[in-house]
RNA sequence: UUUUCCAAGGGGUAAACCUGCCGUGAGGUAGGGACACAAAGCCAAAGGGUCUGGUUUAAGCCAGAUAGCCGGUUGCAAAC
Numbered sequence: 001u002u003u004u005c006c007a008a009g010g011g012g013u014a015a016a017c018c019u020g021c022c023g024u025g026a027g028g029u030a031g032g033g034a035c036a037c038a039a040a041g042c043c044a045a046a047g048g049g050u051c052u053g054g055u056u057u058a059a060g061c062c063a064g065a066u067a068g069c070c071g072g073u074u075g076c077a078a079a080c
Base pairs, nucleotide, nucleotide: 012037013036017032018031019030020029021028022027035068041073042072043071047070048069049066050065051064052063053062054061055060
């Protein structure tokens, strides 16, 4: 220096659920809460998947959501 993530230290995030608010909806947001996470940081205009709304006989097309689905990309530490 690189790789791995099984160590340590310092920490970080926050599932389900409950309440308020926003949205036709998927869902988002604030507070509570703690399943879990070495990227559960960021990216929806790398790409894919899944979900929602509209339209269509249908195939499809348009708009939206999801990063804690896969993935892309960046980062802390450095024991054996």